[in-house]
C1' cells in the first nucleotide's frame, strides 16, 4: 500500500429539512342561541347494541322563517430557533379521552421495515368538508454523489452512457489487524 458495514470531527446536495409562529383564507352563514309558526311522541353524549341517567304532552326531538352567530381539526404564512437521516413514511405495541361496558372513534408515545434529494409533469389509490393540503404506487423530468466504460486533455479535470445507495459521498485526524 491494504483490510474493517472501525471510530471521531468538520462539510456538501437545495425553492434543503423540521419545530414554533403574529396574521390570513377556509370550515360557514354551518354548529349553536333567541323569537315566531307548523307538528304531535318520543328524544339526548361520532355511530351500533346493552345499561344507567337526563329532557319531554307546562309540547320535546324534527321542519320552515327571522335576528344573531362561532370553534376545533386540516391549510397558507412574515419571522424566530434547531439542523443536513436534516427528515419523511410506517404503525407491532402501550397510555389517555369519549356517561358505563363491548365494537368503534379521537388524541399522545412508539419497535421493526421502506426512502439519496426535488418535481408547480401524467395516470391511479387513500385521508380530507374541500375543487385546500398531505400521502402512497407506476411512469416522466431535473439534481448531488460515487463506481465503471468511452471520448477529449500534459495534468487538474470535462462530457456522455450505464449502474449503486444516505449503512452513501468529501476533507482531516485516529484505532485495530496485517505487511
Nucleotide at each position: 500500500a491494504g483490510u474493517a458495514a472501525g471510530g471521531a470531527u468538520a462539510g456538501a446536495g437545495g425553492u434543503g429539512c423540521a419545530a414554533c409562529g403574529a396574521c390570513c383564507a377556509u370550515c360557514a352563514g354551518u354548529a349553536c342561541g333567541c323569537a315566531c309558526g307548523a307538528g304531535g311522541a318520543g328524544g339526548a353524549g361520532a355511530a351500533u347494541g346493552a345499561g344507567a341517567u337526563c329532557c319531554u304532552u307546562u309540547g320535546a326531538u324534527u321542519c320552515a322563517u327571522g335576528c344573531g352567530g362561532a370553534a376545533a381539526g386540516g391549510g397558507g404564512a412574515a419571522g424566530u430557533u434547531g439542523c443536513c437521516g436534516a427528515a419523511g413514511u410506517g404503525g407491532a405495541c402501550g397510555g389517555a379521552g369519549u356517561c358505563u361496558c363491548a365494537u368503534g372513534u379521537u388524541c399522545c408515545g412508539g419497535a421493526a421495515g421502506c426512502u439519496g434529494g426535488u418535481u408547480u409533469c401524467u395516470c391511479g389509490g387513500u385521508u380530507g368538508a374541500a375543487u385546500a393540503a398531505a400521502u402512497c404506487g407506476a411512469g416522466g423530468a431535473c439534481u448531488g454523489u460515487c463506481a465503471u466504460a468511452u471520448a477529449g486533455g500534459a495534468g487538474a479535470c470535462u462530457a456522455u452512457a450505464u449502474g449503486g445507495a444516505g449503512g452513501g459521498c468529501u476533507a482531516u485526524c485516529u484505532u485495530a489487524c496485517g505487511c